The RNA shown here (transfer RNA) has 72 nucleotides and comes from an uncultured Clostridia bacterium. The prediction has a mean pLDDT of 81.
Order: sequence, then structure tokens, then C1' cells
RNA sequence: GCGAAAGUGGCUCAAUGGUAGAGCAUUGCCUUCCCAAGGCAACGGUUGCGAGUUCGAGUCUCGUCUUUCGCU
Repeated sequence: GCGAAAGUGGCUCAAUGGUAGAGCAUUGCCUUCCCAAGGCAACGGUUGCGAGUUCGAGUCUCGUCUUUCGCU
């Protein structure tokens, strides 16, 4: 230099173009003499960033940034 893949709560990952969810973690409550385990609930996201297409974009298109892999 060229090509490919990935980027979504604190972490690991989902999500046919149609209300962004799950597990773990955190907090509170229940249970227990206490702890652990278990149950219930809450908190937490401008979907890496910027544009475009569309009635509607995490998803499609373009640019850009970061990381990883391959080729030279």
C1' cells in the first nucleotide's frame, strides 16, 4: 500500500428496514440467626463518529476512526 472482518448498557453477546433485548455484574426488597444459593424489581444505551436513502435505519449506501486477520 491492497483486501477482509469487527465496533450495540460496566462485561459477554442478540435483534426479518417497523417500540434496542438477554445473561453476568451493580443497587434495593423477599427468604435466612448470619452468609451463600434462590426469587422479585430497579438502574444502566444517543447502536464508534459524520452524512445519505427511506414514511421509518442497529440493519441499506458513502466517508471517517479504532482494533484484528490476510496479502505484498
Its Rfam family is "tRNA". Rfam classes the family as a transfer RNA. Its family is annotated with triplet codon-amino acid adaptor activity in the Gene Ontology.